Parts: sequence; structure tokens; C1' cells
RNA sequence: ACUUCAUCCAGAGCAGCUGAGGGAACCGGCCCGAUGACGCUGCGGCAACCAUCGACAUGACUAUUGGCCUGGAGAAACACCAAACCGCUACGCGUUUUGUGUCCUCCGCCUAGUCGAUGCCGACAGGUGCCAACUCCGGCCCGUACACCCACGGGGCAGAUGAGGA
Repeated sequence: ACUUCAUCCAGAGCAGCUGAGGGAACCGGCCCGAUGACGCUGCGGCAACCAUCGACAUGACUAUUGGCCUGGAGAAACACCAAACCGCUACGCGUUUUGUGUCCUCCGCCUAGUCGAUGCCGACAGGUGCCAACUCCGGCCCGUACACCCACGGGGCAGAUGAGGA
């Protein structure tokens, strides 16, 4: 240099050196600049992205050796009640069905923990970045408006910065 995504109407100084242009390219504007701009350096600051830390929410996982049956389902076993049947003088036993409870399994909910998961807020200022004017405004498209110009809104191109990619 290329490419993807995100953001760009907020914010942020002083000094030294240099010495004439500068505000990305081109054009048109409009600004900054010998009251020293732009650039470089020192200190300082701001807080966009990344990093670090913390809180909250969601998601995933783990915990039954955490909890809930006034959550649900399932199979088997046990216990109890009722009904029917069998046998029976009676005591009582067996089978089937329904219900209830215990235990087990799974699911659901709660709780706790973990995550090199996600989102968002805050802290911080480590890595970059930034510290005139909306990326200074516009030039290309669409819409509103409309006789035209202008204006406004949206989008695009391009630029800058960050985080990745190849």
C1' cells in the first nucleotide's frame, strides 16, 4: 500500500525551535496565520477504539453431597384407602382397577458458582489516537420545497482513527 467492521455535531493547553504558508486530493467557498499559523520537541490534557478492573442484565455450563410437589411427567417397587372377584364359619390371604404417599429418573422453577460468552454502564489512562471552526462547508444521488436560485433532511463517494484479516 490492500481489505472488513465501527465511529467521527462533544471534549482537550503552555512553552521552546523553525520561519510562511496551512485547513487530506481537485474545484468553489469560508476560515487560521509575523499578535508566529503549519511542522518538530518537552511537559500537560482529552477520552474514540483496544487492553485491565468492577457492577448489572442475558446466555451457556456445573451443583440433588443446594432448595421447591400449594411444579409436571414417567417406569418399577413398597405402604395405605376404596371397589370388584376368588376362597372362606370367622380371622385373613391373593388378583385386577382407581386414588394417595414414599423412593428413583427426567423436565420445570428458584438459589449458588464458573465462563479466554454476549450486551451495557462505570473506573482507569497501559497501547494507539486526538487537543480551531460538524471530517470547517459544499461539489454525486434521492426527497421536501420550488418559476429559478437558495435552504433543509437522508444517502453516497472520499478522508481520519481504532480493532481485525490476508

The RNA shown here (SAM riboswitch aptamer (S box leader)) has 166 nucleotides and comes from Natronoglycomyces albus. The sequence is in RNAcentral, with records from Rfam. Model confidence (mean pLDDT): 76 of 100.